Predicted 3D model of a 384-nucleotide RNA (Bacterial RNase P class A) from an Actinomycetes bacterium. Lineage of the source: Bacteria > Bacillati > Actinomycetota > Actinomycetes. The RNAcentral record of the sequence draws on ENA. Its mean pLDDT, the model's own confidence on a scale to 100, is 77. A source record names the gene rnpB.
RNA sequence: CGAGCCGACCGGACGGCCGCGGCGGGAGUAGGGAGACCUACCUCUGUCGAGGAAAGUCCGGGCUCCACAGGGCAAGGUGGUGGGUAACACCCACCCGGGGUGACCCGCGGGACAGUGCCACAGAAAACAGACCGCCGACUGGUUCGCCGGUCGGUAAGGGUGAAACGGUGGUGUAAGAGACCACCAGCGUUGUAGGCGACUACGACGGCUUGGUAAACCCCACCAGGAGCAAGGUCAAAAGGUGUCGGCUUACGUCGGCGCUGCGCAGGCGACUGAGGGCGGCCCGCCCGAGUCUGCGGGUAGACCGCACGAGGUUGUUGGCAACAGCAGCCCCAGAUGGAUGGCCGUUCACGACAGAACCCGGCUUACAGGUCGACUCGUCCG
Numbered sequence: 001c002g003a004g005c006c007g008a009c010c011g012g013a014c015g016g017c018c019g020c021g022g023c024g025g026g027a028g029u030a031g032g033g034a035g036a037c038c039u040a041c042c043u044c045u046g047u048c049g050a051g052g053a054a055a056g057u058c059c060g061g062g063c064u065c066c067a068c069a070g071g072g073c074a075a076g077g078u079g080g081u082g083g084g085u086a087a088c089a090c091c092c093a094c095c096c097g098g099g100g101u102g103a104c105c106c107g108c109g110g111g112a113c114a115g116u117g118c119c120a121c122a123g124a125a126a127a128c129a130g131a132c133c134g135c136c137g138a139c140u141g142g143u144u145c146g147c148c149g150g151u152c153g154g155u156a157a158g159g160g161u162g163a164a165a166c167g168g169u170g171g172u173g174u175a176a177g178a179g180a181c182c183a184c185c186a187g188c189g190u191u192g193u194a195g196g197c198g199a200c201u202a203c204g205a206c207g208g209c210u211u212g213g214u215a216a217a218c219c220c221c222a223c224c225a226g227g228a229g230c231a232a233g234g235u236c237a238a239a240a241g242g243u244g245u246c247g248g249c250u251u252a253c254g255u256c257g258g259c260g261c262u263g264c265g266c267a268g269g270c271g272a273c274u275g276a277g278g279g280c281g282g283c284c285c286g287c288c289c290g291a292g293u294c295u296g297c298g299g300g301u302a303g304a305c306c307g308c309a310c311g312a313g314g315u316u317g318u319u320g321g322c323a324a325c326a327g328c329a330g331c332c333c334c335a336g337a338u339g340g341a342u343g344g345c346c347g348u349u350c351a352c353g354a355c356a357g358a359a360c361c362c363g364g365c366u367u368a369c370a371g372g373u374c375g376a377c378u379c380g381u382c383c384g
Base pairs, nucleotide, nucleotide: 001380002379003378004377006375007374008373009372010371012349013348014347015346016345017344018343020049021048022047023046024045025044026043028041029040030039031038032037051355055366056365058364059363060362061361062360063229064228065227066226070285071284072283073282076224077223078222079221080094081093082092083091084090095109096107097106098105099104110220111219115218116217117214118213119212132159133158134155135154136153137152138151139150140149141148142147167185168184169183170182171181172180186210188207189206190205191204192203193202194201195200233306234305235304236303241262242261243260244259245258246257247256248255249254264298265297266296267295268294269293270292277289278288279287313332314331315330316329317328318327319326320325
């Protein structure tokens, strides 16, 4: 200098004018109140105000309710080991397998000897299979004496097909062959020593000699786990009615208003300890609540407030740890809308501006991204 691989960050900035939303403070006006003060309107002012993915809704939780909630079956999720974390399918470190010269990257990473299924075409044969071309022997027919053919038996070393053919190389042996036997190797089984928390690794011993792939096919094994969800869930108000009380009107029936409590009307079914109905994602058992409950038709309300942001929070330093991360100390408060807040104009600058807007919150993963900056490492070339 070039190429690569891994990680982190920015993604417009500054100034002026007007305009939005939250939380505070001051003045004024109006209402309520004995007062303190409260509410509404208006005005001035301080401060804060969208993301690295806010996206996807794919995981895990916090929180809320069922609800004080057991056992089993089925369905579902995860899948090397150890650690981190509130938890996880996430993150870190390592092991094994694969790719790459390498830095690094990838893995639906337990089981094919529990069972079932599948492996097209080609091929003799694709799981305990098989003889197409062959090789050998016996008998036999022909013969140009090289051989050709038929029947029976042996064979799977050679050739062919295929992604893959029931170990590999070399030898002994044989009629010809074959782990039939032998040496070395690979694999598998049993086992010893050493290292490691462990997954595993290294070095040996013995041995039947040797028995594909696929589970991201069904399945088996191990572990995990209640359900529903902020439109969760609460408080207040209101309404069709009912009821109690006080007051007014009426001869009376009744009717109007205030306050309190409650919460609609009609029809039908079942039921009150011999338990209707309900609860526990589906089913069963068990347990619990339980006096009203279920179905159909018709009617009323849809408003305000809380939940709603102090958090498994951010950041600096330090200690421990290979690391993820954890402890300790200091500093900071950083959106809470709900017909849904960030806009418009001007000037300067330059990266000429990409993907793109919170809606209960947080930890991840995945996807999208114009342009720019920084760091570590690997390989190649050149110079010293």